[in-house]
Context: one part of a larger RNA
RNA sequence: UCCAGCGAGUUAUUUAUAUGCGCAAGCUUAAGUCAUCUGACGGAGGCGUAGUGAAAGCGAGCCUGAAUAGGGCGAAUAAGUGUAUAUGAAUAGACCCGAAACCGAGUGACCUAACCAUGGGCAGGCUGAAGCGCAGGUAAAACUGCGUGGAGGGCCGAACCGUAGCGAGUUGCAACACGCCCGGAUGACCUGUGGUUAGUGGUGAAAUGCUAAUCGAACUCGGAGAUAGCUGGUUCUCCUCGAAAUAGCUUUAGGGCUAGCGUUACGUGGUAGCACAGUGGGGUAGAGCUCUGUUUCGGACUGAGGCCCGUGAGGGUACUCACCCUUGACAAACUACGAAUACGCUGUGUGGAAUCGUGGCAGUUAGAACGGCGGGGCUAAGCUCGUCGCUCGAAAGGGAAACAGCCCAGAUCGUCAUCUAAGGUCCCUAAAUUUAUGCUAAGUGGGAAACGAGGUGAGAUUUCUUAAACAACUAGGAUGUUGGCUUAGAAGCAGCCAUACAUUUAAAGAGUGCGUAAUAGCUCACUAGUCAAGAGAUCUUGCGCGGAAAAUGUAACGGGGCUAAGCAUAAUACCGAAGAUACGAACUCUUGUUUACAAGAGUGGUAGAGGAGCGUUGAUAUCGCAUCGAAGUCGAAUCGUAAGGUUCGGUGGAGCGUUAUCAAGUGAGAAUGCUGGA
Repeated sequence: UCCAGCGAGUUAUUUAUAUGCGCAAGCUUAAGUCAUCUGACGGAGGCGUAGUGAAAGCGAGCCUGAAUAGGGCGAAUAAGUGUAUAUGAAUAGACCCGAAACCGAGUGACCUAACCAUGGGCAGGCUGAAGCGCAGGUAAAACUGCGUGGAGGGCCGAACCGUAGCGAGUUGCAACACGCCCGGAUGACCUGUGGUUAGUGGUGAAAUGCUAAUCGAACUCGGAGAUAGCUGGUUCUCCUCGAAAUAGCUUUAGGGCUAGCGUUACGUGGUAGCACAGUGGGGUAGAGCUCUGUUUCGGACUGAGGCCCGUGAGGGUACUCACCCUUGACAAACUACGAAUACGCUGUGUGGAAUCGUGGCAGUUAGAACGGCGGGGCUAAGCUCGUCGCUCGAAAGGGAAACAGCCCAGAUCGUCAUCUAAGGUCCCUAAAUUUAUGCUAAGUGGGAAACGAGGUGAGAUUUCUUAAACAACUAGGAUGUUGGCUUAGAAGCAGCCAUACAUUUAAAGAGUGCGUAAUAGCUCACUAGUCAAGAGAUCUUGCGCGGAAAAUGUAACGGGGCUAAGCAUAAUACCGAAGAUACGAACUCUUGUUUACAAGAGUGGUAGAGGAGCGUUGAUAUCGCAUCGAAGUCGAAUCGUAAGGUUCGGUGGAGCGUUAUCAAGUGAGAAUGCUGGA
């Protein structure tokens, strides 16, 4: 991992509702007794027939109260009870498996910790304390030297004890071992045997260490099926309907309770919904600046403050503020205005239970993206919070290459039929290499901004122009003067001042740029000629260009490839889905007839509610089968919408089924399920 078997809403009591049945103003027994194929007896008790009050009590009324008031609960309008079944609830282990833990009684110190008693062990080598002796020394000592001596949690190093580092092992030789290397090795040393200390405990040179491969509280059995708002699992079929992820409260937030939304039974008939018309209130969007605040330009005068002058009175002010007039703005917590929608009511039409009510039973209370309007955030987020809508959730199909939430569209079943939606029609790939007019040259299309640019199309405004424009070429571009100042110099051209300077002119700046140390030189403005027909400037707009750098490999059209097979506008045809249509079939509901037909509407579906069935084991009755071959098993055929049924053949070798009713140890693929096997 696979296969087979086993494996989870049960039972009892009480209670509620629904349905069936019995009896009915009544219904019914319990314990028990007697019988014994299941019956009879038993009326204690229970529910109902009257309520009300705390109660005595009173009673179609009662209570409160001083009350004949008011108020509260009742009657009048009256059906119960017993039992069976189904579905809920409560109490019990209560659908099944699963803790870590808690408590009780015991078992453990043959491992290990400490201690007690009694034994054992430590090759060899080194060092040389005290004391003592002799000599020197002293008044005597001290002291010094040489011997002797043999101390030490002394030194080196085997056994023994240990394990700091490295290697290797790590489905090992081993649930801690092996190799190298290393620490202690006469001591707080190591060790044998026997003994003592026990779990709310012991022991601990102390690490929460050790206490039998178990230790922040051992192990065994029991309480015990502890509890688990948590995780996992929960077994046949078809049909009808079909949610929620919200609100309030919660030691509450991944749990509950009530409401909301689902289902089911019964009832309810101009209800709900929708459309139109009428009629309402509003203070949002927008707008506006009267108010509350913010704010811009200009102005005038008044008031206040500051500063200056003045001894003072007072005067001045290119300063500041407020008020006023005027110009232009801003606001969720501004409004002299003010929509669309939305909402309420009324009427008319439409509509057909979608409404509302009373009961039974739920599930849901982790939601998600997208679009609109808003708050938070950075007008960030596949962000977060609200609200309106929509899809997913619980929805398959077509499109978007692929892609829960986007676009189209809601799958009862069948068909080698037709028409369409979104989206497409060169090939992959079904359908136009379709038509018309333009644009794009960038593979733009097929990723991106500020900004930049004689890319190119369209539109508009305007200037010059046969009295010759624009460009090009030829010629001129002068004089006072080197303007004045400044300066070493400043001569058109470092800088400052003036600039409508003046003159000669067809024209020529007290000079547009280059240049020089300063001059010089080149050039421009300006003018004439040659030439010959358009030439410039600005604005709006279409499509393009640059801006443009990323990590495995083209890789920013799905690909090929495309100059249209790109973009814009217009047109026609076709393709395209489980949509619509056609034909056939099944089922549900409603209506009408009638007891199986017709018509109409329908039949996606998770949690969940409701309905109808299939199959397994056993019981009672019934009808049957079987050695002329039962069950089981293998295969084939066939019937039914499904669960499933039937028949035939092989195998097998002794039991098995139909129909009706009843009762359940009644259906497996999942639970790191359990047992066995491969």